[in-house]
RNA sequence: UGCCGGGUCGUCUAAUGGUAGGACAGAUGUCUCUGGAACAUCCAAUCUUGGUUCGAGUCCAAGCCCGGCAG
Numbered sequence: 001u002g003c004c005g006g007g008u009c010g011u012c013u014a015a016u017g018g019u020a021g022g023a024c025a026g027a028u029g030u031c032u033c034u035g036g037a038a039c040a041u042c043c044a045a046u047c048u049u050g051g052u053u054c055g056a057g058u059c060c061a062a063g064c065c066c067g068g069c070a071g
Stems, first nucleotide, its partner, number of pairs: 001070007010024004018054001026042005047063005
């Protein structure tokens, strides 16, 4: 430099173009002599910029980052 694949809460992982959900972690509360466990509630994300569309995490283009292959 070229080609291929990938990028979603702190972490892991879903979501036919139609309300971004779940688990773990964290916070608060209930319970307990204390802790833990259990239960309830809360917190928190679509890599960036454009395009298509009534509507984009999803489709298209460019860029950024990561991995692989080739030279």